This is a predicted structure of a 147-nucleotide part of an RNA (small-subunit ribosomal RNA, 3' minor domain) from an uncultured bacterium.

[in-house]
Context: one part of a larger RNA
RNA sequence: CACCGCCCGUCACACCAUGGGAGUCGGUUGGGCCAGAAGUCGCUAAGCCAACCCGCAAGGGAAGCAGGCGCCCAAGGUCUGAUCGGCGACUGGGGUGAAGUCGUAACAAGGUAGCCGUAGGGGAACCUGCGGCUGGAUCACCUCCUU
Numbered sequence: 001c002a003c004c005g006c007c008c009g010u011c012a013c014a015c016c017a018u019g020g021g022a023g024u025c026g027g028u029u030g031g032g033c034c035a036g037a038a039g040u041c042g043c044u045a046a047g048c049c050a051a052c053c054c055g056c057a058a059g060g061g062a063a064g065c066a067g068g069c070g071c072c073c074a075a076g077g078u079c080u081g082a083u084c085g086g087c088g089a090c091u092g093g094g095g096u097g098a099a100g101u102c103g104u105a106a107c108a109a110g111g112u113a114g115c116c117g118u119a120g121g122g123g124a125a126c127c128u129g130c131g132g133c134u135g136g137a138u139c140a141c142c143u144c145c146u147u
Stems, first nucleotide, its partner, number of pairs: 003110001005107001008103002011100001013097004018092003023087012039072001041070004047065002052061003113134009
């Protein structure tokens, strides 16, 4: 680039992130219960046992060991929560994108002044009712102030 201006919303197309979503998969974590390896410790120890004690010896004692039982307890199992994330038919709006569609709501009195609240209605911008505001143009009159 100055009304041959500006500009609004639906719809269509493309891409991006995102909310809801029957669910589904996984991470972290809390609680209840089941179960309980290895190991320490405790109890036991009829089996085993060179060292120490008694004994000439046989043998006995002590200490210790296997074994048994128990406490604690890892993995595991199961039930029930919390939280985070992935995927998810479908669905909601949002953002962005030279030249798409429909109209023309707003900006001039924008061609019905506009806007706010609210209710109803409508492809869409919107329309209508009620109340409010002037951040309304224009014309006339009145009151007051200033020169």
RNAcentral holds the full RNA, with entries from ENA, Greengenes and SILVA.